The prediction has a mean pLDDT of 85.
This is a predicted structure of a 105-nucleotide RNA (SAM riboswitch aptamer (S box leader)) from Alteribacter aurantiacus DSM 18675.
NCBI's taxonomy places the organism under Bacteria, Bacillati, Bacilli, Bacillaceae, Alteribacter aurantiacus.
Of the family's consensus pairs, 97% are formed in the model.
Rfam family: SAM riboswitch aptamer (S box leader). Rfam's curators write: The SAM riboswitch is found upstream of a number of genes which code for proteins involved in methionine or cysteine biosynthesis in Gram-positive bacteria. Its family is annotated with regulation of gene expression in the Gene Ontology.
RNA sequence: CUUUUAUCUGGAGAGGCAGAGGGACUGGCCCGAUGAAGCCCGGCAACCAGCACGGAUGUGCAAGGUGCUAAUUCCUGCAAAGCGACCUGCUUUGAGAGAUGAGAG
Numbered sequence: 001c002u003u004u005u006a007u008c009u010g011g012a013g014a015g016g017c018a019g020a021g022g023g024a025c026u027g028g029c030c031c032g033a034u035g036a037a038g039c040c041c042g043g044c045a046a047c048c049a050g051c052a053c054g055g056a057u058g059u060g061c062a063a064g065g066u067g068c069u070a071a072u073u074c075c076u077g078c079a080a081a082g083c084g085a086c087c088u089g090c091u092u093u094g095a096g097a098g099a100u101g102a103g104a105g
Stems, first nucleotide, its partner, number of pairs: 001105008013041001015040003021031003025077001027075002042069003047065002050061004073097001078094006
């Protein structure tokens, strides 16, 4: 990097260092010196591994490997259906894109 598969409306600090940016991308809309990114600590979760119980594809634990820790994956981008109609509008579903885990190349 490609690919398979599962999940993505829940959860998580008013700590330390650091200093201006950040929310993938588009268009929006937001967050940020009452301090962004990043790092450390803390925390959440329980995908993989582990352990316990169990008939079980189940339940629990959490010291391991990841992950996560503003806003639904913040909304949106393509398609369909429905509603509305002077009007660029609204709703739902699906796809796409993206993220994370596990497996394969």